RNAcentral holds the sequence, with entries from ENA. Transfer RNA from Ophiostoma piliferum, 71 nucleotides, folded computationally. Taxonomically the source falls in Ophiostoma (Eukaryota, Fungi, Dikarya, saccharomyceta). Rfam family: tRNA. Rfam classes the family as a transfer RNA. Gene Ontology term of the family: triplet codon-amino acid adaptor activity. The prediction has a mean pLDDT of 83.
[in-house]
Parts: sequence; C1' cells; structure tokens
RNA sequence: AAGAGUAUAGUUUAAUGGUAAAAUAAGAAGCUUCAACCUUCCUGAUCUCUGUUCAAUUCAGAGUACUCUUG
Repeated sequence: AAGAGUAUAGUUUAAUGGUAAAAUAAGAAGCUUCAACCUUCCUGAUCUCUGUUCAAUUCAGAGUACUCUUG
C1' cells in the first nucleotide's frame, strides 16, 4: 500500500427492517450471629457521520479503532 473481517451494558453473547433480550459484574433489600450460597429489586449499551425506508443493531456510502492475509 491492497484485500478481508469485527465493533451492542464494566465483561461475555443474542436480536430474519417493526417494543434492544439474557447471563455475569456493580449497588440495595431479604436470609444468616457475621459471612458465603440463594431470592427479589435496581442501574447500565447498538463505534462516528451521512443516506435509503413509514420505521435501521440490521441495508448502502465514507471515516475511526482492532484483528487477519498478501506484498
């Protein structure tokens, strides 16, 4: 330099264009002599900018970061 892939919650993964789901972590309460386990509650996310569409995590374009391949 060229090509390919990935980007969703603090972390790990879902979601065929139609209400962003769960686990785990953090916090609170219950249980416990105190803890741990367990139960309940709560908080938290679509990489950025445009475009298509009634409607975009999803489709298109550009960019950013990371990974891989060629040289």